[in-house]
This is a predicted structure of a 74-nucleotide RNA (transfer RNA) from a Candidatus Omnitrophota bacterium. The sequence was found in a public genome assembly. The coordinates come from a structure-prediction model, not an experiment, and the mean pLDDT is 81. Rfam family: tRNA. Rfam classes the family as a transfer RNA.
RNA sequence: GGGCGGUUAGCUCAAUUGGUUAGAGCAAUUGACUUACAUUCAAUAGGCUGAGGGUUCAAUUCCUUCACCGCCCA
Numbered sequence: 001g002g003g004c005g006g007u008u009a010g011c012u013c014a015a016u017u018g019g020u021u022a023g024a025g026c027a028a029u030u031g032a033c034u035u036a037c038a039u040u041c042a043a044u045a046g047g048c049u050g051a052g053g054g055u056u057c058a059a060u061u062c063c064u065u066c067a068c069c070g071c072c073c074a
Stems, first nucleotide, its partner, number of pairs: 001073007010026004019057001028044005050066005
């Protein structure tokens, strides 16, 4: 330098040919239970979906540029 894949909650990941205020597990907080802790149960909070631009009535999703991470080729 070229090709491919990835970037969404603190962590690991979903999101059905673009569609109706973006979800799950673990973690956190609160409550119940316990002498207490753990387990278990219930609830709550936590996201400008890596950044910019474009297409569209509508973008996590499509196009494009850039940043970062990984793999391959040179």